Record summary: c-di-GMP-I-GGC riboswitch aptamer from a Clostridiales bacterium, 86 nucleotides, folded computationally. The coordinates come from a structure-prediction model, not an experiment, and the mean pLDDT is 89.
[in-house]
RNA sequence: ACUCGAAAUGGCAAACCCGUUGAAAAGCGGGGACGCAAAGCCAGAGGUCUACGGCGUUUAACGCUAUGAUAGCUCGGUUCCCGAAA
Numbered sequence: 001a002c003u004c005g006a007a008a009u010g011g012c013a014a015a016c017c018c019g020u021u022g023a024a025a026a027g028c029g030g031g032g033a034c035g036c037a038a039a040g041c042c043a044g045a046g047g048u049c050u051a052c053g054g055c056g057u058u059u060a061a062c063g064c065u066a067u068g069a070u071a072g073c074u075c076g077g078u079u080c081c082c083g084a085a086a
Base pairs, nucleotide, nucleotide: 003086004083005082011036012035016031017030018029019028020027021026034072040078041077042076044075045074046073047070048069049068053065054064055063056062
């Protein structure tokens, strides 16, 4: 130094509730903790979710569609605190 993850100091915050933005998925703020050593950051690949709009449909129902969302689904990229054992 890298792999790694005992301890400690700190950190983040699922579900749910309230407010707010959005067509929605979901985001943000507050409360709240299921968990997390990258649960910091990046939508590059795959997955998943949504469907305002578009397309199909005589209309509607319905179906398809990402350019939308998800970094707390996996992989990948990148940066970082501590230092027992191995």

It was read from a public genome assembly, where an Rfam model found it. The source organism's lineage runs through Bacteria, Bacillati, Bacillota, Clostridia and Eubacteriales.